This is a predicted structure of a 550-nucleotide part of an RNA (large-subunit ribosomal RNA, domain I) from a Rhodocyclaceae bacterium.
The full RNA is in RNAcentral, with records from ENA.
Its mean pLDDT, the model's own confidence on a scale to 100, is 83.
Context: one part of a larger RNA
RNA sequence: GGCAAACGGUGGAUGCCUAGGCAUCGAGAAGCGACGAAGGACGUGAUAGGCUGCGAUAAGCCUCGGGGAGCCGCCUAAUAGGCUUUGAUCCGGGGAUGUCCGAAUGGGGCAACCCUCCAGGAGCGAUCUUGGAACGGCUGGCUGAAUUCAUAGGCCAGAACGAGCGAACCAGGGGAAUUGAACCAUCUUAGUACCCUGAGGAAAAGAAAACAAAUCAGUGAUUCCGUCAGUAGCGGCGAGCGAAAGCGGACUAGCCCAAACCAGAGGUCGCAAGACUUCCGGGGUUGUGGGACGUGCAUUUAGCUGAGAAGCGAUAGACGAAAGGGCUGGAAGGCCCGGCCACAGAAGGUGAAAGACCUGUAGUCGAAAUCAACUCUCAGUGAGCGCGUAUCCCGAGUAGCACAGGGCACGUGAAACCCGGUGUGAAUCCGGCGGGACCAUCCGCCAAGGCUAAAUAUUCCUCGAUGACCGAUAGUGAACAAGUACCGUGAGGGAAAGGUGAAAAGAACCCCGGUGAGGGGAGUGAAAGAGAUCCUGAAACCGUUUGCCU
Numbered sequence: 001g002g003c004a005a006a007c008g009g010u011g012g013a014u015g016c017c018u019a020g021g022c023a024u025c026g027a028g029a030a031g032c033g034a035c036g037a038a039g040g041a042c043g044u045g046a047u048a049g050g051c052u053g054c055g056a057u058a059a060g061c062c063u064c065g066g067g068g069a070g071c072c073g074c075c076u077a078a079u080a081g082g083c084u085u086u087g088a089u090c091c092g093g094g095g096a097u098g099u100c101c102g103a104a105u106g107g108g109g110c111a112a113c114c115c116u117c118c119a120g121g122a123g124c125g126a127u128c129u130u131g132g133a134a135c136g137g138c139u140g141g142c143u144g145a146a147u148u149c150a151u152a153g154g155c156c157a158g159a160a161c162g163a164g165c166g167a168a169c170c171a172g173g174g175g176a177a178u179u180g181a182a183c184c185a186u187c188u189u190a191g192u193a194c195c196c197u198g199a200g201g202a203a204a205a206g207a208a209a210a211c212a213a214a215u216c217a218g219u220g221a222u223u224c225c226g227u228c229a230g231u232a233g234c235g236g237c238g239a240g241c242g243a244a245a246g247c248g249g250a251c252u253a254g255c256c257c258a259a260a261c262c263a264g265a266g267g268u269c270g271c272a273a274g275a276c277u278u279c280c281g282g283g284g285u286u287g288u289g290g291g292a293c294g295u296g297c298a299u300u301u302a303g304c305u306g307a308g309a310a311g312c313g314a315u316a317g318a319c320g321a322a323a324g325g326g327c328u329g330g331a332a333g334g335c336c337c338g339g340c341c342a343c344a345g346a347a348g349g350u351g352a353a354a355g356a357c358c359u360g361u362a363g364u365c366g367a368a369a370u371c372a373a374c375u376c377u378c379a380g381u382g383a384g385c386g387c388g389u390a391u392c393c394c395g396a397g398u399a400g401c402a403c404a405g406g407g408c409a410c411g412u413g414a415a416a417c418c419c420g421g422u423g424u425g426a427a428u429c430c431g432g433c434g435g436g437a438c439c440a441u442c443c444g445c446c447a448a449g450g451c452u453a454a455a456u457a458u459u460c461c462u463c464g465a466u467g468a469c470c471g472a473u474a475g476u477g478a479a480c481a482a483g484u485a486c487c488g489u490g491a492g493g494g495a496a497a498g499g500u501g502a503a504a505a506g507a508a509c510c511c512c513g514g515u516g517a518g519g520g521g522a523g524u525g526a527a528a529g530a531g532a533u534c535c536u537g538a539a540a541c542c543g544u545u546u547g548c549c550u
Stems, first nucleotide, its partner, number of pairs: 001549009015535001016499002020470002022467007029459002031165002039101003042055003046079002049075003061095006070083003106115003116133007135162002138158006169200001170198005180187001184236001210219002223250005233241002254451003257395001261282002264279006287429001289394004293388005303381007313371003317365003324337004340355001341345001347359003400424004405419003410436001431446005486493002506534001509521004
């Protein structure tokens, strides 16, 4: 030195555990903010570093309920001092206070700082204190150019109108490239990512100028799912893209204006009659065309808004069944004996494994205060049917057309349909649009105004439940002082780190040692080979002893 065995050290795998995560389902909520948010800075405790709470009234103040014996939050003990059956701590409803920054809003500014003005109050005064002072839009008023009236502009006042934040979902405005095409340019990726704007609890869409059919019919707003169907089609006919009608379901709901006409008020022109025009009210809303107009008949339901009432629900809670004994053991919940409850044998805890020990569970009950969908009552608002047809109305720079584009599954194609850029430019029912070029017939429908619940999408958040989900290199990045430590000028990046024991009973005292570290006794404990680098304690790695070999 090697090999082997035994015994150790080191190390932290494995097993067991869970305080934390992940996913899904159901219900709720779907917003907060100038009444100052989200998020922060700085403070705040007797002693106070971090977290939490709170705000100069500062781990809190008032009040109303719940609850019923201890309490002064956690890491985290200790001492001092207090509170509490005159009901504290704690839980819930309402309120008060709420520094400074932040949309930040008196002005400024390198956020948490600096500097003002006006009014009221206090003070001899320095000064203190309370309130107000941003911008935009709206409403009202004053003033007022070029330019006479006027208008623009300026000024003042009023009101909880706006702003800023927020995970996804939604609509709109913009809008890539990598990639695929085995290259690449049309094409694809993709109207995706991303940026901007806006809204709601959903959004969007939506009450036919729709489909359909083929000369006969039929359907009857929208949205979503299944199918139709990888079909019809589109496509350097490459890569690839890719419907719709119909059918089966979910859910169902329909309405209001403009105009004609009538009445009123105002303005302009005009000597007047009157003409034109604006506003408000009535009227009216349709495609078997409707309405105005003329004429006849009839008379109060639904819905919406507001107020109130009862019940239900949410935010604290309450009641809640059922013997024990023996044995082993450190400990009984185990085993034995022997009774019991069950609308409760879900679950968790308790010194091992508990229906009956504790918390609970089934079931039942409960609110002073605040919030609430639904139901009911009251008030306000709020509907129609026929006949006639001379005249009038029925959404205009619109429809259509041309050029060049975009959207439609559809790449210009035979390319309809929809949108908007430039130009041109109709008709009013004897009218107009569509049915995939176009024409005729036939059929369907009535554009150029608007609103509309449900079925659908999503989950930052609250409550409940579940898991052939994870169990500390897993599961969130984070079970621990985690978006922390640390890195970076910054945008940003971003860890590691859980477990004594049933209970600290956390080792008095003695010995060695540096008044050490560490260890040996003693003691506690079931166990200390559970001793705080603490459950189990694998391997690598390092030793000690013995044997063999060299």